Annotation: Model confidence (mean pLDDT): 84 of 100. A computed fold for a 75-nucleotide RNA from a Pseudomonadota bacterium, annotated as transfer RNA. Its Rfam family is "tRNA". About the family: Transfer RNA (tRNA) molecules are approximately 80 nucleotides in length.

RNA sequence: AGGCACGUAGCUCAGUGGGAGAGCACCGCCCUGACACGGCGGGGGUCCGCGGUUCAAAUCCGCGCGUGCCUACCA
Numbered sequence: 001a002g003g004c005a006c007g008u009a010g011c012u013c014a015g016u017g018g019g020a021g022a023g024c025a026c027c028g029c030c031c032u033g034a035c036a037c038g039g040c041g042g043g044g045g046u047c048c049g050c051g052g053u054u055c056a057a058a059u060c061c062g063c064g065c066g067u068g069c070c071u072a073c074c075a
Base pairs, nucleotide, nucleotide: 001071002070003069004068005067006066007065010024011023012022013021018055026042027041028040029039030038048064049063050062051061052060
C1' cells in the first nucleotide's frame, strides 16, 4: 500500500427496511439466622462518525475512523 471480516447496553452477542433486544453483570424487594441458589421488578443505548437513497435506515449505498486477519513492499 491492497484485499477480506467486524464495530449494537459495563461484557459476550442476536437483530439485514417499520416495536432497539437476549444472556451475564448492576440496583431494589421477596426468600434465609446470615450467605449462596432461586423468585419478582427496575435502571442503563450517539446501533463508530459524516453524507446519501427512502414515506421510513442499526439494517441499503458512498467516504472516513477504529480493531482483527491475509497479501505485497522495505530493511
Description:
The source organism's lineage runs through Bacteria, Pseudomonadati and Pseudomonadota.